RNAcentral holds the sequence, with entries from ENA. Transfer RNA from a Minisyncoccota bacterium, 72 nucleotides, folded computationally. Its mean pLDDT, the model's own confidence on a scale to 100, is 84.
RNA sequence: UGCGGGAUAGAGAAAUGGUAUCUCGCCAGGCCCAUAACCUGGAGAUUGUUGGUUCGACCCCAACUCCCGCAA
Numbered sequence: 001u002g003c004g005g006g007a008u009a010g011a012g013a014a015a016u017g018g019u020a021u022c023u024c025g026c027c028a029g030g031c032c033c034a035u036a037a038c039c040u041g042g043a044g045a046u047u048g049u050u051g052g053u054u055c056g057a058c059c060c061c062a063a064c065u066c067c068c069g070c071a072a
Base pairs, nucleotide, nucleotide: 001071002070003069004068005067006066007065010024011023012022013021018055026042027041028040029039030038048064049063050062051061052060
C1' cells in the first nucleotide's frame, strides 16, 4: 500500500428494512434453618464516528477511526 473479516448492555453472542433479543454477570423478592441451586421481577445499549438512500436503517451506500487476518 491492496484485499477480506470485525466493532451491538459489565462480559460473550444474535438480529438479511418495521417495538434491538438471548446466555452469564449485577440488583430486589420468593423458596430454605442457612448457603448454593432453582423460580419471579427489574436495571443496564443514543448498535465505533460522520454523512447519504428510505415513510422507516444494527441491516443498504460512502468516508473516516480502531482491532484481526492474507498478499506485497
Rfam family: tRNA. By type it is a transfer RNA. Rfam's curators write: Transfer RNA (tRNA) molecules are approximately 80 nucleotides in length. The source organism's lineage runs through Bacteria, Bacillati and Minisyncoccota.